[in-house]
RNA sequence: GCGCGUGUAGCUCAGUGGUCAGAGCGCUCGUCUGAUAUGCGAGAGGUCGGAGGUUCAAGUCCUCCUGCGCGCA
Repeated sequence: GCGCGUGUAGCUCAGUGGUCAGAGCGCUCGUCUGAUAUGCGAGAGGUCGGAGGUUCAAGUCCUCCUGCGCGCA
């Protein structure tokens, strides 16, 4: 340099173009206990890598840029 894949919560990941952006773990509070852990309940935490385009509507489709991984040279 070329090709392919990938970027969504602190971490690991879901998410047919549509009605609130979610789960598990972690964190905080409550409950339970003599105390801790487990269990149970509640909560906080996101402009979905950046910019533009298509569309009534984009995390999702298209283009460019960019981080990461793999392959080829």